[in-house]
Context: one part of a larger RNA
RNA sequence: ACCAACGAGUUUAUGUCCAUUCCACUCUUAAGUCCUUUUAGGACGAAGGUAUAGGGAAACCGAGUAUUAAAAGUGCGAAUGUGCUUUAAUAAGCAUUCUGGAGUGGGCAUAAGACCCGAAGCCGAGCGAGCUUACCAUGGCCAGGGUGAAUUCAUCUGAAAAGAUGGAGGAGGCCCGAACCCGUGGGUCGUGCAAAACCUUGGGACGAGCUGUGGUAAGAAGUGAAAAGCUAAACGAGCUCGGUAAUAGCUGGUUCUCCCCGAAAUAGCUUUGGGGCUAGCCCGGAGAAGUAAGAAGUGAAGGUAGAGCACUGGAAGGAAUAUUGUGGAGAAAUCCAGGUAUUCCUACCAAACUCCGAAUGUCAUUUCUGAAAUCUCCGGAGUCAGAACUUGGGCGCUAAGGUCCAAGCUCAAAAGGGAAACAGCCCAGAUCUUCAUCUAAGGUCCCUAAAUCUGAGCUAAGUGUUUUUUAAGGAAGUAUUCUGCCUUUAACAGGUAGGAGGUUAGCUUAGAAGUAGCUAUCCUUUAAAGAGUGUGUAACAACUCACUACUCGAUGGCAGAACGCGCCGAAGAUUCAUCGGGACUCAAGCUCAGUACCGAAGAUAAGAAUCCUAUGUCAAAUUUUGAUAUAGGAUGGUAGGGGAGCGUUCUCAGUGCGGUGAAGCCGGAAGGUGACUGACGGUGGAGCACUGAGAAGUGAGAAUGUUGGU
Repeated sequence: ACCAACGAGUUUAUGUCCAUUCCACUCUUAAGUCCUUUUAGGACGAAGGUAUAGGGAAACCGAGUAUUAAAAGUGCGAAUGUGCUUUAAUAAGCAUUCUGGAGUGGGCAUAAGACCCGAAGCCGAGCGAGCUUACCAUGGCCAGGGUGAAUUCAUCUGAAAAGAUGGAGGAGGCCCGAACCCGUGGGUCGUGCAAAACCUUGGGACGAGCUGUGGUAAGAAGUGAAAAGCUAAACGAGCUCGGUAAUAGCUGGUUCUCCCCGAAAUAGCUUUGGGGCUAGCCCGGAGAAGUAAGAAGUGAAGGUAGAGCACUGGAAGGAAUAUUGUGGAGAAAUCCAGGUAUUCCUACCAAACUCCGAAUGUCAUUUCUGAAAUCUCCGGAGUCAGAACUUGGGCGCUAAGGUCCAAGCUCAAAAGGGAAACAGCCCAGAUCUUCAUCUAAGGUCCCUAAAUCUGAGCUAAGUGUUUUUUAAGGAAGUAUUCUGCCUUUAACAGGUAGGAGGUUAGCUUAGAAGUAGCUAUCCUUUAAAGAGUGUGUAACAACUCACUACUCGAUGGCAGAACGCGCCGAAGAUUCAUCGGGACUCAAGCUCAGUACCGAAGAUAAGAAUCCUAUGUCAAAUUUUGAUAUAGGAUGGUAGGGGAGCGUUCUCAGUGCGGUGAAGCCGGAAGGUGACUGACGGUGGAGCACUGAGAAGUGAGAAUGUUGGU
């Protein structure tokens, strides 16, 4: 890992609701007793419970009662519905119906292990000091070498005490270093030789030394030269068993089928935030109103978008007036420049400004439509982590696949077609069948279904071709439109020629001669020529331009504006990396117009199934139920609710099968929407099936599930 078997909403009590059966107008038994076909039934048994009247704390009263001084008021009661009569109506009267208990089944709640598995833990009683810690008793062990304390002897000095020298001596938690004990650094090992070893290096080695045997001390306790160390390989509280199925707002798992409906990810509260309770939204049942909803009309409230400056504030320019301890000029008067305040004019800004003010939405009401979509009660839930997108906003950086609100939509819980691929985008909501038809979004050269379609333009950049990069800025790209001016009295470009004089203007400067810079920018001759448009020189020179004449001969030229499509700006990390690809240029690109076609689980056509509504028919017949016919509608689905079934084991009753072959196993025609059933054949060798009831250890693919096998 696979296969097989086992493996999870159970039982009891009480309460409540639903269904059904029975009993009685009261119903029913509990303990217990008796009987029997004896561990399961039956009978007896009204003690008690429930109902028949309520109110009050109670006495008590009673269709009323309590409160109270009260006959007032008020609370709780005097039941409800239907039909008829009276009344303008409320209301009153009459007739009829009402309810309770028990059994069984089912849903839910509460108490219990309470759907199953899962802690770390808490407490109790015992077992442990053959490991280790400390201690007690009694034994054992420590090669060799070094150092040389006290003490003492001899000699010498000394009056003595004492000292010196030499010898003897052998002290020490002394030194070096084996055994022995330890474990400092490094390496090896690290499915090891080993759940701590091996090699090397190292520390102690007469001491607080090491060690044998026997003994003492233990679980909130011991022991500890103290590390919360050690107490039998895991000790901040040992191990074993028990309380025990501890508890787990947490994780995982929870087993057959079909049919109907179908959510939520919000609010309030919560030692609450990944949990809960109530409400909201879902399901089932019962009941009730033209209920909900839509359209049109009428009537309302409001202060958003926008706009505005009338208030509150902000803020720009100008003018006037007042004022000024500011700057400058001036001898002063005064003038110029500024500051502050007010007023006026012009143009503005505001979520917490408003003289104004929509659309949409909301409320009420009338009319019309109204498909059950609305409301009330009872029972069962789930949900309280939401996501993207569009729009209006807050926070943030007008950052985020960000975050928080609001309105909508999809996903969640939705498959199908499109977007190359792509929960949330676009189209569209899958009951089933069909090798039928029409369309949506999106497409029609090939991959690839359908136009190499029609008409008119644009683009030359492979721009672009399904939407991803892109801006300021730049440019005789090109199409279209518009404005002004020049032009056969010859424009524009080109060619030929001129482009002068006062004068080298003045200043400045070493120089400044048109051409470093400053100032001025005149006059003359002319067809025309600047006190000079550039190049140039140290400065001149030289070249050139403006300007003029001639030549040439235009469907011309110059300048500006608008707009379409293009160009540059444009750099990335594994070859090209791109329109999905191939590839495409009067297009297979872009713009405008048009006609066809393709294209989905959409619509249509034909048939089938189930459910709902309406109207019939038939059966039982009182409601109601079942069958059937017609018409219309519906049938995606997670959490979840409801309905109907299949299968397994056993019990009771009935009907059957079986050595002429039961169960089981293998194959399997055929049937059923499905769970499944199953003729027949083989194997097998002794029990089994169906029908009607009943009871459950009743369905496995998942739980790091348990056991076995391979």
Record summary: A computed fold for a 710-nucleotide part of an RNA from a hot springs metagenome, annotated as large-subunit ribosomal RNA, domain II. Its mean pLDDT, the model's own confidence on a scale to 100, is 80. The full RNA is in RNAcentral, with records from SILVA.